[in-house]
RNA sequence: CAAUAAUUUUGGCAAACCUAUUGAAAGAUAGGGACGCAAAGCUAUGAAUCUAAAGUGAUUAUUCUUAUUUAUGAUAAUCACAAUGAUAGUCAAGCUGCUAUG
Numbered sequence: 001c002a003a004u005a006a007u008u009u010u011g012g013c014a015a016a017c018c019u020a021u022u023g024a025a026a027g028a029u030a031g032g033g034a035c036g037c038a039a040a041g042c043u044a045u046g047a048a049u050c051u052a053a054a055g056u057g058a059u060u061a062u063u064c065u066u067a068u069u070u071a072u073g074a075u076a077a078u079c080a081c082a083a084u085g086a087u088a089g090u091c092a093a094g095c096u097g098c099u100a101u102g
Stems, first nucleotide, its partner, number of pairs: 003101003012037002017032006035089001041095003045092003048087003055081009
């Protein structure tokens, strides 16, 4: 220097769940708690997955104007699309690190 993780040292991190905060949500942060992890350390670069507030389109309902009907506008609901949001403990990629072996 790079490879390997059967063995070894110091140890490290912290799933689900619970509480509080935050967010439209997915999720995140802090405390408790350990399923597990040889990078379960860091980085949203590529893919994949999750969410859908705002936005776009369609449908339905209500309402304003009008002599009436329609149409337009507004509001609400449903469906679909869709990240600029999220996941590093989904995989890959980049950077960095401890022990032992070869």